[in-house]
C1' cells in the first nucleotide's frame, strides 16, 4: 500500500434487529467485638459520524485505536 480481525460498565466477557446483561471491582446497608467471608440493594457502558428502518450493539458506508498477515521502498 493490500486484506483479515477486534472494539460493549474499572477489568474479562455476553447480547446477532424490538427494554443492553453477568462475574469481579466500586458504593452503601445486613451480620460480625473489628476485619475478611456471606447475603441484599445500588452507582455505571455500546471507539466517531453518516445512511437503511417504524425501531441498529446488531445491517451498509466513512472514519479512528489496536493486533494479524502479504507486499513496496529506504
Nucleotide at each position: 500500500g493490500c486484506g483479515g480481525g477486534u472494539g460493549u460498565a474499572g477489568c474479562u466477557c455476553a447480547a446477532u434487529g424490538g427494554c443492553a446483561g453477568a462475574g469481579c471491582u466500586c458504593c452503601a446497608g445486613a451480620c460480625u467485638u473489628c476485619c475478611a467471608a456471606u447475603c441484599u440493594g445500588g452507582u455505571g457502558a455500546c471507539g466517531g459520524g453518516a445512511g437503511u428502518u417504524c425501531a441498529a450493539u446488531u445491517c451498509u458506508c466513512c472514519u479512528c485505536a489496536c493486533c494479524c498477515g502479504c507486499u513496496c521502498c529506504a

Model confidence (mean pLDDT): 82 of 100.
A computed fold for a 74-nucleotide RNA from an Acidimicrobiia bacterium, annotated as transfer RNA.
Its Rfam family is "tRNA". Rfam's curators write: Transfer RNA (tRNA) molecules are approximately 80 nucleotides in length. It is annotated as a transfer RNA.
RNAcentral holds the sequence, with entries from ENA.